[in-house]
RNA sequence: GCCCUCUUAGCACAGUGGCAGUGCACCGCCUUGGUAAGGCGGGGGUCCCGAGUUCAAUCCUCGGAGAGGGCU
Numbered sequence: 001g002c003c004c005u006c007u008u009a010g011c012a013c014a015g016u017g018g019c020a021g022u023g024c025a026c027c028g029c030c031u032u033g034g035u036a037a038g039g040c041g042g043g044g045g046u047c048c049c050g051a052g053u054u055c056a057a058u059c060c061u062c063g064g065a066g067a068g069g070g071c072u
Base pairs, nucleotide, nucleotide: 001071002070003069004068005067006066007065010024011023012022013021018055026042027041028040029039030038048064049063050062051061052060
């Protein structure tokens, strides 16, 4: 220098055009003599940034940033 993949909640990840979800973690309640475990409920997200397409973009296109991998 060229090519490919990834970026979504504190962490690990799903979602692949129609107002974003799971597990763990966090908070409250139940349960217990008291913990842990378990059960029920709750809070938390400018979906890396900008532009474009579209009635509508986390999702498609282009550019940028960051991370990982391959080739020379």
A computed fold for a 72-nucleotide RNA from a Kofleriaceae bacterium, annotated as transfer RNA. The organism belongs to Kofleriaceae, within Bacteria. It matches the Rfam family "tRNA". By type it is a transfer RNA. The coordinates come from a structure-prediction model, not an experiment, and the mean pLDDT is 83.